[in-house]
Context: one part of a larger RNA
RNA sequence: GCCUACGAGUUAAUUUUACUAGCGAGGUUAAGUAAUUAAGUUACGGAGCCGAAGCGAAAGCGAGUCUGAAUAGGGCGAAUAGUUAGUAGGAUUAGACGCGAAACCUUGUGAUCUACCCAUGGGCAGGUUGAAGCUUUGGUAACACAAAGUGGAGGACCGAACCGGUUGACGUUGAAAAGUCUUCGGAUGACCUGUGGGUAGGGGUGAAAGGCCAAUCAAACUGGGAGAUAGCUCGUACUCUCCGAAAUGCAUUUAGGUGCAGCGUUGAUGUUAAGUUUAUUAGAGGUAGAGCUACUGAUUGGAUGCGGGGGUUUCACCGCCUACCAAUUCCUGACAAACUCCGAAUGCUAAUAAAUGUUCAUCAGCAGUGAGGGCAUGGGUGCUAAGGUCCAUGUCCGAGAGGGAAAGAACCCGGACCAACAGCUAAGGUCCCUAAAUAUAUGCUAAGUUGAAAUAACGCGGUUGGACUGCAUUGACAGCUAGGAUGUUGGCUUGGAAGCAGCCAUUCAUUUAAAGAGUGCGUAACAGCUCACUAGUCGAGCGGUCCGGCAUGGAUAAUAAUCGGGCAUAAGCAUAUUACCGAAGCUAUGGGAUGUAUUAAUACAUCGGUAGGAGAGCAUUCUAUCGGCGCAGAAGCAGUAUCGCGAGGUAUUGUGGAGCUUAUAGAAAAGAAAAUGUAGGC
Numbered sequence: 001g002c003c004u005a006c007g008a009g010u011u012a013a014u015u016u017u018a019c020u021a022g023c024g025a026g027g028u029u030a031a032g033u034a035a036u037u038a039a040g041u042u043a044c045g046g047a048g049c050c051g052a053a054g055c056g057a058a059a060g061c062g063a064g065u066c067u068g069a070a071u072a073g074g075g076c077g078a079a080u081a082g083u084u085a086g087u088a089g090g091a092u093u094a095g096a097c098g099c100g101a102a103a104c105c106u107u108g109u110g111a112u113c114u115a116c117c118c119a120u121g122g123g124c125a126g127g128u129u130g131a132a133g134c135u136u137u138g139g140u141a142a143c144a145c146a147a148a149g150u151g152g153a154g155g156a157c158c159g160a161a162c163c164g165g166u167u168g169a170c171g172u173u174g175a176a177a178a179g180u181c182u183u184c185g186g187a188u189g190a191c192c193u194g195u196g197g198g199u200a201g202g203g204g205u206g207a208a209a210g211g212c213c214a215a216u217c218a219a220a221c222u223g224g225g226a227g228a229u230a231g232c233u234c235g236u237a238c239u240c241u242c243c244g245a246a247a248u249g250c251a252u253u254u255a256g257g258u259g260c261a262g263c264g265u266u267g268a269u270g271u272u273a274a275g276u277u278u279a280u281u282a283g284a285g286g287u288a289g290a291g292c293u294a295c296u297g298a299u300u301g302g303a304u305g306c307g308g309g310g311g312u313u314u315c316a317c318c319g320c321c322u323a324c325c326a327a328u329u330c331c332u333g334a335c336a337a338a339c340u341c342c343g344a345a346u347g348c349u350a351a352u353a354a355a356u357g358u359u360c361a362u363c364a365g366c367a368g369u370g371a372g373g374g375c376a377u378g379g380g381u382g383c384u385a386a387g388g389u390c391c392a393u394g395u396c397c398g399a400g401a402g403g404g405a406a407a408g409a410a411c412c413c414g415g416a417c418c419a420a421c422a423g424c425u426a427a428g429g430u431c432c433c434u435a436a437a438u439a440u441a442u443g444c445u446a447a448g449u450u451g452a453a454a455u456a457a458c459g460c461g462g463u464u465g466g467a468c469u470g471c472a473u474u475g476a477c478a479g480c481u482a483g484g485a486u487g488u489u490g491g492c493u494u495g496g497a498a499g500c501a502g503c504c505a506u507u508c509a510u511u512u513a514a515a516g517a518g519u520g521c522g523u524a525a526c527a528g529c530u531c532a533c534u535a536g537u538c539g540a541g542c543g544g545u546c547c548g549g550c551a552u553g554g555a556u557a558a559u560a561a562u563c564g565g566g567c568a569u570a571a572g573c574a575u576a577u578u579a580c581c582g583a584a585g586c587u588a589u590g591g592g593a594u595g596u597a598u599u600a601a602u603a604c605a606u607c608g609g610u611a612g613g614a615g616a617g618c619a620u621u622c623u624a625u626c627g628g629c630g631c632a633g634a635a636g637c638a639g640u641a642u643c644g645c646g647a648g649g650u651a652u653u654g655u656g657g658a659g660c661u662u663a664u665a666g667a668a669a670a671g672a673a674a675a676u677g678u679a680g681g682c
Base pairs, nucleotide, nucleotide: 001682002681003680004679005678006677011094012093013092014091015090016089017088018087019086020085021084022083023082026050027049028048032044033043034042035041036040054061055060064076065075066074067073097235098234100232104225105224106223108221109220115199116198117197118196119195120194121193122192123191124189126158127157128156129154133150134149135148136147137146138145162186163185164184168181169180170179201217203213204212205211238617239616240615241614242613243612248261249260250259251258252257262369263368264366265365266364267363268362269361270360273358274359275356276355277354278353279352280351281350282349283348289342290340291339296336297335301331302330303329307325308324309322310321311320312319372397373396374395375394376393377392378391379390380389381388402413403412404411417591418590419589422587423586424585428581429580430579431566432565433564437578439577440576441575442574443573444572450568451567458553459552462550463549464548465547466546467545468544469543470542471541479537480536481535482534483533485510486509487508490504491503492502516531520529521528592607593606594605595604596603597602598601618671620668621667622666623665624664625663627661628660629659636655637654638653639652640651641650642649643648
């Protein structure tokens, strides 16, 4: 892991609601007694219980009563239906749907492991070092002291047995529930060890690690209280039909629990009818917006300049001055969730009308929910960050399948009763993958931009469209040819300054077709080149500003790595048009179910669904009654056919070899795929 078997809302008492039955202003017996029997049943038994009257704390009064001074007002009542059984749905008390703690208490069992202690025994190869003491000699006044020898001390040294366990490797479903190999520490000592004995669970023992106390220790193990408790996790078994939620408010030693309300379902009842939508009319209101010389506050620039600062004057006062600050007022600009002289749209309330057709309300039974989430819009918070967080309104997912968005809970389209090789459409698409246009018309793009969505400030003589405007056959713009002069080297300055270092200005005048007291390059200064300006040549458009479209640079992320792909110059973008494809949508055909209505076999409507409510059934085991089948083959097992929406049923064949069962009722140890389920097998 698979297979088989087992495996979870039960039972009792009390109570409540519904239905069924009996009796009914009444209903009913309990214990017990008697009779009889196979279980059991029948009769008696009225004690007791519920109801027929309530109100008050009570005395008490009574269809009333209490409060109260009250004959007021108000509270609770009265104008009749109960009760006893059965069945079903709940509740309460019990283990109370099942399994599951860590723990707590109590009775005992353990020191054959291990910790420490007591008693009595045992063990430690070999080698090294050489303390005290002693002897001899030297030495001293005597000691001291020195040397040589002797001696054999030590939690001394090296190192086996023995005890330990430092390092590394292996081992890690091991050879082993702690080992093997290597290396290492102690090895006459606080040493190691045999045997016997002692200390016991909030207790022991501990050279102390919360260590050890039988592979178990921050409180051992065993039996019991005990089915401890578990607001927690997991699991909870056949079918079909109808309806169908919530993730909110208030409260909570409350926040992943619960109570009440809200929302679901089932039954009953109800109305001058309620509900919903639309239209009209009448209202309340202070949001969006707007405004502020209408308040409160905040505020740009200017005018005026109360008052102040500074300066000056004076003995002081009075004065004077000011690129300073600045009140009030005026002009101007502009701000506000806790500003408002104003002020919508929606929404809300009421009335009337129409549409819809029970969708509504109340009571009673039963719930589940009380972790919500995305998107759009209006806001708070945050960084106008978040797939963030907190509200409001709507929607979808949740509990919703189908088509589209390559793929995707929520986005777009659209709500699946069933069947089929029918049709029309939605969103979205129509070159190939891939169903349908290589459609039509007109433009744009040259960047593979683009072909899902999505990037900025700024830049750009990319290209295209529009508006306005200037010049132009009296010849424009660009090119080419020629001129571009004179007073004069203007004056000043300066070493020099001649159009062109710098300063000045009546930058003037003359000749001209035109030519600046000079646009730039250049020279030491001149010179030289050039421009403005003019003529000729050429022959038709040439410039400027602004606003659009599509491109372009800006442009940076980890695979060549992508438009879903191939690829595409349209099969890209924009506008317009037609055709087609395209879903479980709609239609057509056939069938089923639910509800309502009646003309009773038709019509209309409905039939996605988690938690959950309600209804109808199938199967299993046993019992009762009436039947039936079976050695001419029961049950069981396996196959085939067939019936039923389904749970399932029937027939038949093979196997098997002795019991089985319809119908109608009743009773349950009554349905397994899950619980890291339990047992067995493989």

This is a predicted structure of a 682-nucleotide part of an RNA (large-subunit ribosomal RNA, domain II) from Riemerella anatipestifer. RNAcentral holds the full RNA, with entries from ENA. Its Rfam family is "Bacterial large subunit ribosomal RNA". The coordinates come from a structure-prediction model, not an experiment, and the mean pLDDT is 84.